[in-house]
A computed fold for a 248-nucleotide part of an RNA from Alkaliflexus imshenetskii DSM 15055, annotated as large-subunit ribosomal RNA, domain VI. Taxonomically the source falls in Alkaliflexus imshenetskii (Bacteria, Bacteroidota, Marinilabiliaceae, Alkaliflexus). The prediction has a mean pLDDT of 86. It matches the Rfam family "Bacterial large subunit ribosomal RNA".
Context: one part of a larger RNA
RNA sequence: CGUAGGAGAUUUGAGAGACCCUGUCAUUAGUACGAGAGGACCGUGAUGGACAAACCACUGGUGUAUCAGUUGUUCCGCCAGGAGCAUAGCUGAGUAGCUACGUUUGGAAGGGAUAAGUGCUGAAAGCAUCUAAGCACGAAGCCUGUCUCAAGAUGAGAUCUCCAUAUAAGGGGCGUUAGAGACUAUGACGUUGAUAGGCUGCAGGUGUAAAGAUGGCAACAUCAAAGCCGAGCAGUACUAAUUACCCG
Numbered sequence: 001c002g003u004a005g006g007a008g009a010u011u012u013g014a015g016a017g018a019c020c021c022u023g024u025c026a027u028u029a030g031u032a033c034g035a036g037a038g039g040a041c042c043g044u045g046a047u048g049g050a051c052a053a054a055c056c057a058c059u060g061g062u063g064u065a066u067c068a069g070u071u072g073u074u075c076c077g078c079c080a081g082g083a084g085c086a087u088a089g090c091u092g093a094g095u096a097g098c099u100a101c102g103u104u105u106g107g108a109a110g111g112g113a114u115a116a117g118u119g120c121u122g123a124a125a126g127c128a129u130c131u132a133a134g135c136a137c138g139a140a141g142c143c144u145g146u147c148u149c150a151a152g153a154u155g156a157g158a159u160c161u162c163c164a165u166a167u168a169a170g171g172g173g174c175g176u177u178a179g180a181g182a183c184u185a186u187g188a189c190g191u192u193g194a195u196a197g198g199c200u201g202c203a204g205g206u207g208u209a210a211a212g213a214u215g216g217c218a219a220c221a222u223c224a225a226a227g228c229c230g231a232g233c234a235g236u237a238c239u240a241a242u243u244a245c246c247c248g
Base pairs, nucleotide, nucleotide: 001152005163006162007161008160009159010158011157015149016148017147018146021049022048023047024046025045026044027043033038051106052105053104054103055102059100060099061098062097066093067092068091069090070089071086072085073084074083075082076081110144111143112142117137118136119135120134170247171246172245174190175189176188177187178186195240196239197238198236199235200234201233202232204229205228206227212223213222214221215220
């Protein structure tokens, strides 16, 4: 831009893509078969491998500044307490998110038409013959079935609801933004408001802050699960989403 008004929602499926793997064990059954040794088809169940998809409740990883410990040095006048730099200085942990080594699920069954092959009936050719007419089976393969996309399928489909003609319905821009993201787009929200920040509470992390008091000769211990804290979950208009504008 189109789909001859606009918007929202639900769809049909022409067509396209994805998947397509396989072992072992148990049972049937020590049965059929076989002199024995050995040892099934068919069917049923269980459990794996590799691969793929999704997810983060569990187990782990990461988590560049969340917490703590600690070395050297410079500085805050000194002590105490801190800050900067040294790979994030080093070390031990670690929320959210992202993840695999973690968890869950999948390949199917069924149907249709067939290949090689197996047959029935059956002539040409009084016999025979699966074939010539006719009929029945038969594969991880083909068409379906499963999953995903899909009406720009210009052949532009269908259904439901709403809006109505000078500005309306609606859309855009602008702003606060994240389950979205290179930009754009997409989603949420814009005071009739919880959209982000802040604050409060909780979860979670770290591991018991400073100062003071008490005890101890002292190291240190207790008051104290303290103090601090990024992303998590809620609550709360304190701050910012103002008014206005454009298209139609």